[in-house]
Molecule: transfer RNA
Organism: Trichococcus palustris
């Protein structure tokens, strides 16, 4: 440098493939509980689904390109 495969989704770890408009756990905020704190319980907030295009009525999901990371092969 080239080729092949995998991964990229919330602050973190990850789910989500018959395409139908995005979730869990932890963390965070509030409430309740407690003499008080923590734990447990209830509720809220938090994401242009790496990025740019294409197909489609509709894309995290299909197609193309590109970037980063991991692995393999070749020179």
């Nucleotide at each position: 440098u080239g080729c092949c495969g995998g991964c990229u989704u919330a602050g973190c770890u990850c789910a989500g493939u018959u395409g139908g408009u995005a979730g869990a756990g932890c963390a965070u905020c509030g409430c309740a509980c407690u003499c008080g704190u923590a734990a447990c319980g209830c509720g809220g907030a938090g994401g242009u689904c790496a990025c740019a295009g294409g197909u489609u009525c509709a894309a995290a999901u299909c197609c193309u390109g590109c970037a980063g990371c991991c692995g393999g092969c070749a020179u």